[in-house]
Context: one part of a larger RNA
RNA sequence: GACGAACGCUGGCGGCGUGCCUAAUACAUGCAAGUCGAGCGCACUGCGUGAGAUAAGGAAGUACUUGUACUGAAUUAACUCACAAUGUAGUGAGCGGCGGAUGGGUGAGUAACACGUGGGUAACCUGCCCCAAAGCGGGGGAUAACAACCGGAAACAGUUGCUAAUACCGCAUAAACCUCGUAGUCACAUGACGACGAGUUGAAAGGCGGCUUCGGCUGUCACUUUGGGAUGGACCCGCGGCGUAUUAGCUAGUUGGUAAGGUAACGGCUUACCAAGGCGAUGAUACGUAGCCGACCUGAGAGGGCAAUCGGCCACAUUGGGACUGAGACACGGCCCAAACUCCUACGGGAGGCAGCAGUAGGGAAUCUUCCACAAUGGACGAAAGUCUGAUGGAGCAACGCCGCGUGGAUGAAGAAGGUUUUCGGAUCGUAAAAUCCUGUUGUUGAAGAAGAAAGUGCAUGAGAGUAACUGCUCAUGUAUUGACGGUAUUCAACCAGAAAGUCACGGCUAACUACGUGCCAGCAGCCGCGGUAAUACGUAGGUGGCAAGCGUUGUCC
Numbered sequence: 001g002a003c004g005a006a007c008g009c010u011g012g013c014g015g016c017g018u019g020c021c022u023a024a025u026a027c028a029u030g031c032a033a034g035u036c037g038a039g040c041g042c043a044c045u046g047c048g049u050g051a052g053a054u055a056a057g058g059a060a061g062u063a064c065u066u067g068u069a070c071u072g073a074a075u076u077a078a079c080u081c082a083c084a085a086u087g088u089a090g091u092g093a094g095c096g097g098c099g100g101a102u103g104g105g106u107g108a109g110u111a112a113c114a115c116g117u118g119g120g121u122a123a124c125c126u127g128c129c130c131c132a133a134a135g136c137g138g139g140g141g142a143u144a145a146c147a148a149c150c151g152g153a154a155a156c157a158g159u160u161g162c163u164a165a166u167a168c169c170g171c172a173u174a175a176a177c178c179u180c181g182u183a184g185u186c187a188c189a190u191g192a193c194g195a196c197g198a199g200u201u202g203a204a205a206g207g208c209g210g211c212u213u214c215g216g217c218u219g220u221c222a223c224u225u226u227g228g229g230a231u232g233g234a235c236c237c238g239c240g241g242c243g244u245a246u247u248a249g250c251u252a253g254u255u256g257g258u259a260a261g262g263u264a265a266c267g268g269c270u271u272a273c274c275a276a277g278g279c280g281a282u283g284a285u286a287c288g289u290a291g292c293c294g295a296c297c298u299g300a301g302a303g304g305g306c307a308a309u310c311g312g313c314c315a316c317a318u319u320g321g322g323a324c325u326g327a328g329a330c331a332c333g334g335c336c337c338a339a340a341c342u343c344c345u346a347c348g349g350g351a352g353g354c355a356g357c358a359g360u361a362g363g364g365a366a367u368c369u370u371c372c373a374c375a376a377u378g379g380a381c382g383a384a385a386g387u388c389u390g391a392u393g394g395a396g397c398a399a400c401g402c403c404g405c406g407u408g409g410a411u412g413a414a415g416a417a418g419g420u421u422u423u424c425g426g427a428u429c430g431u432a433a434a435a436u437c438c439u440g441u442u443g444u445u446g447a448a449g450a451a452g453a454a455a456g457u458g459c460a461u462g463a464g465a466g467u468a469a470c471u472g473c474u475c476a477u478g479u480a481u482u483g484a485c486g487g488u489a490u491u492c493a494a495c496c497a498g499a500a501a502g503u504c505a506c507g508g509c510u511a512a513c514u515a516c517g518u519g520c521c522a523g524c525a526g527c528c529g530c531g532g533u534a535a536u537a538c539g540u541a542g543g544u545g546g547c548a549a550g551c552g553u554u555g556u557c558c
Stems, first nucleotide, its partner, number of pairs: 001557003005554005012405006018398002020363001025361003029358003034098003039095002042092006048083005054077003060071005105316003115240007124233002129229007137171001139169002146161004151156001173202001178199004184193003206221006242288003249279003254276008291313004296305003318339005341352004369395001371394003377391001378389004408438004418429004443495004448491001455482010502547005507528003513542005523530002
C1' cells in the first nucleotide's frame, strides 16, 4: 500500500460499487420455460334474425264527477318456436410444430490439448438466418383427444369403438451424394476437382388474406431438394504456465502394422491376426495441491502474490452408470438403472433432488428481502396483437469499500464563570464560550412545478416499389395509448444554529507533557524495554498530537 474481510468503540446525508471465502451440507414454501387456434380434431360458455304469448313499463290518447277509469306505442326481462351461419369471441385438456442444449448457478473434480497463444483439417458437422437455382403432382392407412366398460388407496394403467392434421407411410418427378470406369485440370506425404454412363432417395395438393366470369388468378407465411455464405461447434499439432526424487523405473490395447467395424470425421476409438515395441534424470510413473486466462494487488523495475465482483474458456448439477430424442445433450428445473437420504401409503406400491431467485436449519470470526415490474435491454414462441421471462431493470438491508458533502460563518477580551496547574505573582483550556449579525448544505414541514429513460403499438390518411388489379410490404403525417422505479430525482417556499464527532496515541523509533494514584504490585509492550516511593512508558485527570464518519486492533499478500 491492498482486502469479498472479521473484531472493539463510535456513527449525520448522498452517489457508485460490493455482499456464504466455511458444509459440492440438508432443504419447508412460492416462483425461475414456455408459446403457437394463421397446423388439427374435440368439449364447454357467451354472442344473431324473425314470430308468439306472459310480466314490467308507461309516450300518447279517450271518457267524464280534474283525479279517477280505460286503451296503450317505444323499451326491458326471461321463456317457446322457426331460420340461417356452422360463423364469431373465449376457456380447457389432447394430437402437432418450435423452444426446454440459450439464459442463470457453482468450482467438487481436473496437472489435462483443461486453459493461454500460434497454426492445421486434402479428416469434419451446422436448426433458425442470408444469397442463388429448381420444385410444391397423385394416393393410403392409423392414432390421441372423445365415448363405453373396467383395474388401482394413489401414482398410473387396460380393453373395445370413433375421428383430424403442416402427425405418419408408399408412388411419380430432378439435381446432388455414394459406387465403378475415363478424357482432362490442379496439388505434391496420401490425393482433390471432374464432362459422360448405371443403381438408390424428397415435399405440407398446407395455413391466412385479396380479386373472381366460381374455371381460376394472386399476395404472404410455411414446406422440399441442391450449391454457396454466415454463425456455432468437433478434432489434430508446436510452444507456455506447480510442489515432492525421503516417488526411479512405468506400460499388454500397451507401441506399431494389416483387415474389418464404428463415427459428422482422423485415429487402438473397438475387434481379429502379426510384430515387440513405446515412455523415462531435458524427471516417466506415483503422491500432494489446484478450475485456466484477460485481469486484480504490490513493486522504480525485474519479480512476487492472487484467481471475489466484470469478461472469455472448461467442468459439474444428491452419488455412480447408461443411452433415447434432436441440427445440437449423453441434457440443472428430461428419461432409465443402481446407491444413500427424505416424504406419502389402504403395505400391494409410489414421489423427490435450490451449486436458479428469495428464504430455512446447520457450520462458522463472518456475508442481505420468502420485495416491485416486464416500462427499457435481451431471449423463447407467434404473421401480428401479445404471452412467458427471479435473465434483466429497479427498490430493500449492511460504514463492507471508494468518492462527495455536512456537523455552521463573521465579529467578539470583562481574556467571564469553571476545570487543571502554580514558584500563589500567574499560566493554560481560549476567540474557545456567552453575546450580536448572517447563512440554511443536511434536517423537518408544506405547496407548486414535474421530467428524461421512447422507441414501439392501434386507428386514419397519403406516398413509393411491385401487380392486370387488390391484399400484403416499406416510408411519411395526424391522432390515441403504453413507466416497475415513483409522487422518486430535481426545483421552489417556510422554520430553527436549533437535532449530527468520534477514535487512537503522547519514553525512543514517531507528531504530541504535566499532576495525582500505585510501589517489580497492579499492569504495559510492535522492537528496545517500563514499574522495587518524586514513573513524560502502568491507572485516572487536565492538556497536546494524528486521522476523521470513521478510528484502532487482528488476519492475509507485496
Description:
A computed fold for a 558-nucleotide part of an RNA from uncultured Lactobacillus sp., annotated as small-subunit ribosomal RNA, 5' domain. The coordinates come from a structure-prediction model, not an experiment, and the mean pLDDT is 80. The organism belongs to Lactobacillus, within Bacteria. RNAcentral holds the full RNA, with entries from ENA, Greengenes and SILVA.